Predicted 3D model of a 352-nucleotide RNA (Bacterial RNase P class A) from a bacterium. The gene name in the source record is rnpB. Rfam family: Bacterial RNase P class A. By type it is a ribozyme. The coordinates come from a structure-prediction model, not an experiment, and the mean pLDDT is 75.
RNA sequence: GGAGCAGGCCAGGCGGCCGCGGAGACUUUAUGUUCUCCGAGGAAAGUCCGGGCUCCAUAGGGCAGGGUGCUGGGUAACGCCCAGUGGGGGCGACCCCGAGGACAGUGCCACAGAAACAUACCGCCGCCGCGCGAAGCGAUUCGCCUGGCGGUAAGGGUGCAAGGGUGCGGUAAGAGCGCACCAGCGGCCGGGCGACCGGCCGGCUCGGCAAACCCCACCCGGAGCAAGGUCACGUAGGGGGAAAUGAGGCGGCCCGCCGAUCCCCGGGUAGACUGCUGGAGGCGCCGGGUAACCGGCGUCCGAGAGAGAUGGCCGCCCUUGACAGAACCCGGCUUAUCGGCCUGCUCCCGCU
Numbered sequence: 001g002g003a004g005c006a007g008g009c010c011a012g013g014c015g016g017c018c019g020c021g022g023a024g025a026c027u028u029u030a031u032g033u034u035c036u037c038c039g040a041g042g043a044a045a046g047u048c049c050g051g052g053c054u055c056c057a058u059a060g061g062g063c064a065g066g067g068u069g070c071u072g073g074g075u076a077a078c079g080c081c082c083a084g085u086g087g088g089g090g091c092g093a094c095c096c097c098g099a100g101g102a103c104a105g106u107g108c109c110a111c112a113g114a115a116a117c118a119u120a121c122c123g124c125c126g127c128c129g130c131g132c133g134a135a136g137c138g139a140u141u142c143g144c145c146u147g148g149c150g151g152u153a154a155g156g157g158u159g160c161a162a163g164g165g166u167g168c169g170g171u172a173a174g175a176g177c178g179c180a181c182c183a184g185c186g187g188c189c190g191g192g193c194g195a196c197c198g199g200c201c202g203g204c205u206c207g208g209c210a211a212a213c214c215c216c217a218c219c220c221g222g223a224g225c226a227a228g229g230u231c232a233c234g235u236a237g238g239g240g241g242a243a244a245u246g247a248g249g250c251g252g253c254c255c256g257c258c259g260a261u262c263c264c265c266g267g268g269u270a271g272a273c274u275g276c277u278g279g280a281g282g283c284g285c286c287g288g289g290u291a292a293c294c295g296g297c298g299u300c301c302g303a304g305a306g307a308g309a310u311g312g313c314c315g316c317c318c319u320u321g322a323c324a325g326a327a328c329c330c331g332g333c334u335u336a337u338c339g340g341c342c343u344g345c346u347c348c349c350g351c352u
């Protein structure tokens, strides 16, 4: 200098004027002519997970159903995060992985192929029979064709996959039949909390699919801020039905618990307050931990509407500015995003 990897950060800046939402002060106590302060994001988004909060039993038991799926840890919790194990990719920094069980059972494995859990199409080998040929005086032997019985799984062929792989020996031909190495399985020993790793020994060997049903382990009650609560206003003392032989809460079912109102029609009201933003909060220091994270101390307050507030104009500067805007809150994941900065690391080239 070039090419990359990982982590973190910023999201045009400054000034003036006007406007909008909120809070406080002031006042004539308000829907203000005033003043001061505050006022979107890293994703506020998708609403895909998890929790807080609220109501319904204090959220109960069982079945059904759903979810998660290597190990250990973190957390309020998670399908998230951290650290590791195993596997895969990269020269490397580093990155990726839905990664329990196929000797519980059932099912599936298209086409091709003989056979997709058990079989033999071609081939190889042995024996027997018929025939032909050759040798021989003959018994007989050899070779070929064809048929039958048997052995085999080397080789060919089909396929994503053919029942361990490669090699040597062995055999009628073959075969873990024997042996060496490798893969796998089982046992013992050692290390690790564990996933797992290492060593030794053994008999040699068992198809794949669970993002098929299923089995195993663990987790999950339902509804959601239009939850829920309070006040005000209106109204019918209307009509029909169900109900202590149990309405309804209760949602797929059963049990269990609470329990006197519940449903439909007609009519009326549809305003205000609360929930509402100070919190699993931000920043700094110290301590524990490899880390995620946790603890202590100090400090700061940083939106809260209810038709829904962030905008406009002017001036200057630069590198001309992306994706996009809260609606109960929080932790994640995913997706969108012009450009720029910082830290650590890797590889290559050049020079000293």
Base pairs, nucleotide, nucleotide: 001348002347003346004345005344006343007342008341009340010339012317013316014315015314016313017312018311020039021038022037023036024035025034026032041323045334046333048332049331050330051329052328053224054223055222056221060255061254062253063252065220066219067218068217069216070084071083072082073081074080085099086097087096088095089094100215101214105213106212107209108208109207121156122155123152124151125150126149127148128147129146131144132143133142134141135140164182165181166180167179168178169177183205185202186201187200188199189198190197191196228274229273230272231271238265239264240263241262242261248258249257281300282299283298284297285296286295287294288293318321